Model confidence (mean pLDDT): 86 of 100. Predicted 3D model of a 1496-nucleotide RNA (small-subunit ribosomal RNA) from a Pseudomonadota bacterium. NCBI's taxonomy places the organism under Bacteria, Pseudomonadati, Pseudomonadota.

RNA sequence: AAGUUGAGAGUUUGAUCCUGGCUCAGAACGAACGCUGGCGGCGCGCCUAACACAUGCAAGUCGAGCGGUCGGGGGGAGACCUCCGGCAGCGGCGGACGGGUGAGUAACGCGUGGGAACCUGCCCUCAGGUUCGGGACAACCGUGGGAAACUGCGGCUAAUACCGGAUGAUCCCUGUGGGGCAAAGGCCGUUUGGUCGCCUGGGGAGGGGCCCGCGUCCGAUUAGGUAGUUGGUGGGGUAAUGGCCUACCAAGCCUGUGAUCGGUAGCCGGUCUGAGAGGAUGGUCGGCCACACCGGGACUGAGACACGGCCCGGACUCCUACGGGAGGCAGCAGUGGGGAAUCUUGGACAAUGGGCGCAAGCCUGAUCCAGCGACGCCGCGUGGGUGAGGAAGGCCUUCGGGUUGUAAAGCCCUUUUCCCGGGGACGAUGAUGACGGUACCCGGGGAAUAAGCACCGGCCAACUCCGUGCCAGCAGCCGCGGUAAGACGGAGGGUGCGAGCGUUGUUCGGAAUCACUGGGCGUAAAGGGCGCGUAGGCGGUUGCGCGUGUCGGGUGUGAAAGCCCGGGGCUCAACCCCGGAAUUGCAUCCGAGACUGCGUGGCUAGAGACCGGGAGAGGAGGGUGGAAUACCCAGUGUAGAGGUGAAAUUCGUAGAUAUUGGGUGGAACACCGGUGGCGAAAGCGGCUCUCUGGCCCGGUUCUGACGCUGAGGCGCGAAAGCGUGGGGAGCAAACAGGAUUAGAUACCCUGGUAGUCCACGCCCUAAACGAUGCAGGCCAGACGUCGGGGGACUUGUCCUUCGGUGUCGCAACUAACGUGUUAAGCCUGCCGCCUGGGGAGUACGGCCGCAAGGUUGAAACUCAAAGGAAUUGACGGGGGCCCGCACAAGCGGUGGAGCAUGUGGUUUAAUUCGACGCAACGCGAAGAACCUUACCAACCCUUGACAUGGCGGCCGCGGCCUGGGGAGACCUGGGCUUCCCGCAAGGGGGCCGUCACAGGUGCUGCAUGGCUGUCGUCAGCUCGUGUCGUGAGAUGUUGGGUUAAGUCCCGCAACGAGCGCAACCCCUGCCUCCAGUUGCCAGCGGGUUGGGCCGGGCACUCUGGAGGGACUGCCGGUGACAAGCCGGAGGAAGGUGGGGAUGACGUCAAGUCCUCAUGGCCCUUAUGGGUUGGGCUACACACGUGCUACAAUGGCGGUGACAAUGGGCAGCGAAGGGGCGACCCGGAGCUAAUCCCCAAAAGCCGUCUCAGUUCGGAUCGCAGGCUGCAACUCGCCUGCGUGAAGGCGGAAUCGCUAGUAAUCGCGGAUCAGCAUGCCGCGGUGAAUACGUUCCCGGGCCUUGUACACACCGCCCGUCACACCAUGGGAGUCGGUUCGACCUUAAGCCGGUGCGCUAACCCGCAAGGGGGGCAGCCGUCCACGGUCGGGUCGGCGACUGGGGUGAAGUCGUAACAAGGUAGCCGUAGGGGAACCUGCGGCUGGAUCACCUCCUUU
Repeated sequence: AAGUUGAGAGUUUGAUCCUGGCUCAGAACGAACGCUGGCGGCGCGCCUAACACAUGCAAGUCGAGCGGUCGGGGGGAGACCUCCGGCAGCGGCGGACGGGUGAGUAACGCGUGGGAACCUGCCCUCAGGUUCGGGACAACCGUGGGAAACUGCGGCUAAUACCGGAUGAUCCCUGUGGGGCAAAGGCCGUUUGGUCGCCUGGGGAGGGGCCCGCGUCCGAUUAGGUAGUUGGUGGGGUAAUGGCCUACCAAGCCUGUGAUCGGUAGCCGGUCUGAGAGGAUGGUCGGCCACACCGGGACUGAGACACGGCCCGGACUCCUACGGGAGGCAGCAGUGGGGAAUCUUGGACAAUGGGCGCAAGCCUGAUCCAGCGACGCCGCGUGGGUGAGGAAGGCCUUCGGGUUGUAAAGCCCUUUUCCCGGGGACGAUGAUGACGGUACCCGGGGAAUAAGCACCGGCCAACUCCGUGCCAGCAGCCGCGGUAAGACGGAGGGUGCGAGCGUUGUUCGGAAUCACUGGGCGUAAAGGGCGCGUAGGCGGUUGCGCGUGUCGGGUGUGAAAGCCCGGGGCUCAACCCCGGAAUUGCAUCCGAGACUGCGUGGCUAGAGACCGGGAGAGGAGGGUGGAAUACCCAGUGUAGAGGUGAAAUUCGUAGAUAUUGGGUGGAACACCGGUGGCGAAAGCGGCUCUCUGGCCCGGUUCUGACGCUGAGGCGCGAAAGCGUGGGGAGCAAACAGGAUUAGAUACCCUGGUAGUCCACGCCCUAAACGAUGCAGGCCAGACGUCGGGGGACUUGUCCUUCGGUGUCGCAACUAACGUGUUAAGCCUGCCGCCUGGGGAGUACGGCCGCAAGGUUGAAACUCAAAGGAAUUGACGGGGGCCCGCACAAGCGGUGGAGCAUGUGGUUUAAUUCGACGCAACGCGAAGAACCUUACCAACCCUUGACAUGGCGGCCGCGGCCUGGGGAGACCUGGGCUUCCCGCAAGGGGGCCGUCACAGGUGCUGCAUGGCUGUCGUCAGCUCGUGUCGUGAGAUGUUGGGUUAAGUCCCGCAACGAGCGCAACCCCUGCCUCCAGUUGCCAGCGGGUUGGGCCGGGCACUCUGGAGGGACUGCCGGUGACAAGCCGGAGGAAGGUGGGGAUGACGUCAAGUCCUCAUGGCCCUUAUGGGUUGGGCUACACACGUGCUACAAUGGCGGUGACAAUGGGCAGCGAAGGGGCGACCCGGAGCUAAUCCCCAAAAGCCGUCUCAGUUCGGAUCGCAGGCUGCAACUCGCCUGCGUGAAGGCGGAAUCGCUAGUAAUCGCGGAUCAGCAUGCCGCGGUGAAUACGUUCCCGGGCCUUGUACACACCGCCCGUCACACCAUGGGAGUCGGUUCGACCUUAAGCCGGUGCGCUAACCCGCAAGGGGGGCAGCCGUCCACGGUCGGGUCGGCGACUGGGGUGAAGUCGUAACAAGGUAGCCGUAGGGGAACCUGCGGCUGGAUCACCUCCUUU
């Protein structure tokens, strides 16, 4: 000193909080795979086929037990003796250890702690003994059999082999008298001795056998198991207890604290993980067990039922002469096989240990070493310093540069590793070293031999370019990829780790996601439908005793190794050594006595009883009453009734409905009635009688904890449903018919059967709900109501108390909603239940049921969610309030006709492109004959039609004139001139060639800027601070009024502010002032044929500049004394006077790359540029927008009155003239309040008289005019002729609320010309608005929601197709197991043993006895067989549903009142979702009633 510890993240949503699953970051591994790989140390290395094995080795040893034999030496003549070295045999000890493996085993197998009825070779110790005899058998010899393995017969022989006798302290048995049991010798030395042995017994050590308490996986879809079974007695057996075995007797024994059965598994020390508790695991090392090809068996032995022994059966392999034999690597190596995968057929007994031996020694694949493998852990290296021109190269780039990067090179230095040379261990106490010339040390050499892997969208550290284009691919989860991908592939760069790095698999963790520590159940998954009650769990108050739990202390044990701490050894570390701590446990002893328990004695507060009152749809049975419906009879009465959204089916002239009287029958009980009462729940409702349960209050008389809960169990249990028998009025599944509808197997209607009712018997479910188990205690209140009691008085109130039933609410709780003394608060006890969604309450099995079905209740597979509450929106065939030409009221149109114009479509070489509901379609087009022009055809050009710059060359470059070819562009000539600035130097300019580049109306408006449309001139959209809420968010902005308005007022946890509204700006309406080349004679003058024509003037009109004016300011009413509203006065004008400009936050990936700008991509003798011609003008059709009409408020003719806005010099163009006219000639005047366009038209007057016309003008013909280079395709206008459709327009649909609609003309932009379009101007000039139910759009509040790309949303089921897993299935194949029977190997045991038989006994012997053996018989029994059963699995025609799958079919069930509220149970029906009946629930919207359909 052995205490020092706990992180989260991603993903359900538009967002939020919660629930909840999935996933990730960590650590670990006997690993494997991919890429890569320098060295060393220490470890580890078939997890699969306990599959099969070639070959070698792994257990022998002893000659000091014995006889023999071989070789050699010595001695001897030899027999023979002796020495040395071997050998088989007899004999001894060891082969039961060591080594392997994990199949089996859920068991006293293992772990831990105990126990008594045992054994124990070798070892230690003590005591005693070691005597006398005997007969065999191998070897060997002889002779047979056999291919072999091997073996038969005969004969000889030794012993520490075998047998008998003796003795026997001890020992064993015993009837206490007695009886019984041993032994072996060898070697050395030789005089007693030494040594190794032998026998008997006692003790010990160590080892082993047996028994017991406790602990030891999953399944209850395994609930009962058991016949030697449980116990006893006698006997047998064993080393020993025991039912271990046997006979008999008894009927027990185990089990919900889980027996039995099934599945899985060797157990532990430990190991991994974890903060811990726990979870997972049991390879290496250590302990125990089990097994040894599979099954059975015993023998020998101290020990085995024996890995390298035996016997038998089986499978397999091998040998064979076919007769018969041999074998067992889960020992070490090794082989095949299996597998993703796991090593050398190595060295040595030197060390440690083992066997044998006196010993030497032999044996030892135990072991020690080496080899192979990055398999793991640990250590080291691949260099260090310096080095900026920040080299080259790469990559990126905004082209400036950045980065790789001090990185490299270069210079200086070092030598771990490596190589070479030399020395050279410890391990070995005396000898002996496989490792090994290794570790280590010294010297020398030289930067020399040595870097990879993964990742870089978030989690998670690290970013760019290119390629690709929902492809190829990635992916742990969320998710990336459909032309700018930090997510795919490559590259550059970066991040992380490093001789490794990633991936996969597995375990723990995170996961408080099985919750002991440490969770929950109103709505998220989860309270049993309700009660009674068994076991069990829990239990009031007080005294005493015990000491069960509990607490304290001691002792024993908790092996070693490991972990931890201290110290030490290898240079460090890994690793190893020593010591300690720990081992939370178990046992035992002592102590304590509060609490718990047990025993005993009291108590009354719990519980119950008793007495007296009380309320009640509590239950059962009997009786009885009235109303109503229906039917029947009769009367009155006549044509309808009934029913619906509207109808029809139906009933009725055979008399219905209606009405009156009478009768029959069944079912249910109006009013009272309740927010009420009773019951455990289901449930209970006329009145009355009988029987009966529970409850409440008061009294405080009795018992004395008698209590609470309650697994199983038992009972009750709505509706529907089932059985038998009744009953049947009404209602009403099914069914039929009528409607509705695209269909209508529905909703609605007319009928109608089961059923609904009764009795008896089943069923046993529900949204059986308060979605809230039961009991008890505690913790603010207020108000109502039901039942009872007490008190007070002013007699109808108040106070108080107990029990019930409600509403609101404090604290507290809750994710929130909400709950809140009737808890969902704070506690206690007990029970039930939950653990992601789907599959599925399904399948299989069991139990129950007559059936329907109920109950119990999975898995494969699949998904990244499924959910709860609340928030903001959006939406609703929800509600409230309110706007808008939204409807209504009204006027005029469109839709029909002809034409114009745009679009679709079609056509075409091309009909260029864009715009597509509103918000594309007379739109881009405010001017397509060429041009425009972007399209098509043909032809032509290539530094280009246009810009900038570089290089080289030339300066005939440019201009003018003029030929040829050609459709032209263009190509190719001729002539004239001879460039500009500058004094110069030089500069500029042009052409040709060339290089950079130009060019693109090519693509992407879904890469963009800008601009625009739209909601919408709608009244909204936000912010700061504060406040509320865990949060999204709310508040403010809601509310009461008011307004055109979030306009204003008031109120208010809000107070302020911003963008919007309004106002400020412009036009217009009135007035004033200022100014006047128009206006006027207004007032003067002149002049007249006539006109402001002239002088003059600016008063008026007007022009255009400045101001005034209107503010609900005033009055009355109303309102809240406000804001405001109504009315009035005045005023040119009122309550924003009229019009315009002005468009909040945002929405539509709205529109535009073809206005412009612009990223990226693409084209580069073409996708660029030019030219001619064509096309955009096509035409069977369809639509939009218009024009003109259809006529008489009109046409035509006449008359010729009154405007305004504008425009005009390549222009407007007067007068005058010509032409029927378009127009022409003509040119005055005017750059314009001056001149011109210029006439205005509708108007007014006349005529026509209802007709395809005197309407209408299309179409066509002819003839002209104008513009223009040019009117063929393809312009406009004029005249003459022609005169079409069309008689007011189906469904449907548009505009407009006042100087508006309607109607009438005029001007302008574009433009050579071309207007029914567009933009403007003025003239004439209406009607109507009750009103807000409805359609459309919008604003505010509220409600529901399963919607949030937001109802053009979401979403259900059948059917069809593909794939996947799975249930049933005639059967079939296999595993496993049970029962009965048969058969019975080897073998033990028992019996027999007439055959065989050395030891002992009798006998001289023969022989006999005893004993033994073979054989035979019997019990038991492996394998095998027959029959039957249980259970598990494989396959299986066919079949059932289920899951999954970008764009299949049918419908529309659900979510908004989802258009019939939905859902639960049940029953019937139907293509399907579903529909209907009965009962139930609210987890249903709505102010009330009515309202047929209306989908996606």